[in-house]
Molecule: transfer RNA
Organism: Roseibacillus sp.
RNA sequence: GCCAAUGUAGCUCAGGGGUAGAGCAGGUCAUUCGUAAUGAUCAGGUCGCCGGUUCAAUUCCGGCCAUUGGCU
Repeated sequence: GCCAAUGUAGCUCAGGGGUAGAGCAGGUCAUUCGUAAUGAUCAGGUCGCCGGUUCAAUUCCGGCCAUUGGCU
C1' cells in the first nucleotide's frame, strides 16, 4: 500500500428499516440471626464520527476514525 471483518449499557453480546434488548456487574426491597445464594423492582445508551437515500436509519449507501485478521 491492498482486501476483509468488527464498532450497540461498566463488561460480554443480540437486534439487519417503524421510537434498543438479554446475561453479568450496580442501586433498592423481600427472604436469613447474619452473609452468600435466590426472587422482585429500578437505574444505566447522542447504537464510533460525518454525509446521502427514505415519510422514517442502530439497520441501507459513501467517506473517515479505531481495533483485529489476511496479502504484498